This is a predicted structure of a 343-nucleotide part of an RNA (small-subunit ribosomal RNA, central domain) from Gelidium sinicola. Taxonomically the source falls in Gelidium (Eukaryota, Rhodophyta, Florideophyceae, Gelidiales). A source record names the gene rns. The coordinates come from a structure-prediction model, not an experiment, and the mean pLDDT is 85.
[in-house]
Context: one part of a larger RNA
RNA sequence: UUGGGCGUAAAGCAUACGUAGGUUGAAUAUUAAUUUUUGAUUUAAAUUUUAAAUUUCAUGUUAAAAAUAAUUAAUAAACUAAUAUUCUUGAGUUUAAGCGAAGAUUAUAGAACUUUAAACGGAACAGUAAAAUGUAUUGAUAUUUAAAAGAAUCUCAACAGCGAAAGCAAUAAUCUAAAUUAAAACUGACAUUGAGAUAUUAAAGCAUGGGUAGCAAAAGGGAUUAGAUACCCCUGUAGUCCAUGCCCUGAACAAUGAGUGUUAACCUUAUGGUUUAAAAUUAUGAGGUUAAGCUAAGGCUAAAACACUCCGCCUGGGAACUACGGCCGCAAGGCUAAAACUC
Numbered sequence: 001u002u003g004g005g006c007g008u009a010a011a012g013c014a015u016a017c018g019u020a021g022g023u024u025g026a027a028u029a030u031u032a033a034u035u036u037u038u039g040a041u042u043u044a045a046a047u048u049u050u051a052a053a054u055u056u057c058a059u060g061u062u063a064a065a066a067a068u069a070a071u072u073a074a075u076a077a078a079c080u081a082a083u084a085u086u087c088u089u090g091a092g093u094u095u096a097a098g099c100g101a102a103g104a105u106u107a108u109a110g111a112a113c114u115u116u117a118a119a120c121g122g123a124a125c126a127g128u129a130a131a132a133u134g135u136a137u138u139g140a141u142a143u144u145u146a147a148a149a150g151a152a153u154c155u156c157a158a159c160a161g162c163g164a165a166a167g168c169a170a171u172a173a174u175c176u177a178a179a180u181u182a183a184a185a186c187u188g189a190c191a192u193u194g195a196g197a198u199a200u201u202a203a204a205g206c207a208u209g210g211g212u213a214g215c216a217a218a219a220g221g222g223a224u225u226a227g228a229u230a231c232c233c234c235u236g237u238a239g240u241c242c243a244u245g246c247c248c249u250g251a252a253c254a255a256u257g258a259g260u261g262u263u264a265a266c267c268u269u270a271u272g273g274u275u276u277a278a279a280a281u282u283a284u285g286a287g288g289u290u291a292a293g294c295u296a297a298g299g300c301u302a303a304a305a306c307a308c309u310c311c312g313c314c315u316g317g318g319a320a321c322u323a324c325g326g327c328c329g330c331a332a333g334g335c336u337a338a339a340a341c342u343c
Stems, first nucleotide, its partner, number of pairs: 004314003008297001012311001014200003021193003025087007033080001035076001037074006048066003052062003090190001091187004095182003102176007109153001114148006124135002161168002205246006214240002219235004257310006264290011293300002316343003325336004
């Protein structure tokens, strides 16, 4: 490379957007680049294939044809392509409606923990399997009142909802965005995928400045133990929070790329529409149970079935999500990514 694959065996980029490129709706006409058919010229020989002659057969020998490719002259116009003119089903825009923890900013609220002050009270509290370290007559713990500060938002809550993913949950306001539904009108293929690029990206971490109630790496102490640099207990600093700027990783998982079309039956559920209401039905989602089909099997069910388009990725295990080099980063490190050797 061919062929085969990527849920669990190696393999889907963390996600989106979008450049180049690839692929791409319907109708009519024209052209003939491409394609079809025919002819000519060339394509060294050997080689490959076929048939003939020679040879007893085989092997061989002789002289031909074909296969392949290019150029050129015609040919047809279904497909691809180009040009011109149209169309509305794909796609988009406008209008109306409801829906949602979608995002950003600001303000407000209540419960709880902790701390401080005061009152009351008088001996324990805390903690564990059991203890001890720890707190307490300099009055703790418990109870009541007042205040402060920070972080998180009980119930509702769901197998629910929203978002491209990461993710999003007290209440209200302002600003912003997406999807859905309904009925028409408008544009008229404007679509899809997407190398590179760009943007976003949990937690931890980094830089500067704030903040610090609770929790809590590190650290200290008490236990346990042969030891215990742990599990358990008492403390406790970074951090967790905010603003700004970096980092760019994850079992970033549905271990399942995106898009389009087709496919049997039933149940639950979210948001709209039709319907006086119910029932029923319809559109878009979220799940569940089975057919056919697929699968090595477990299983999959608007798919992991049946087909098409585009991208990414895989090619025995280890060495190795490593070395070297390059790029990025303040650093920590990240991205790209071998070989010797070994089984």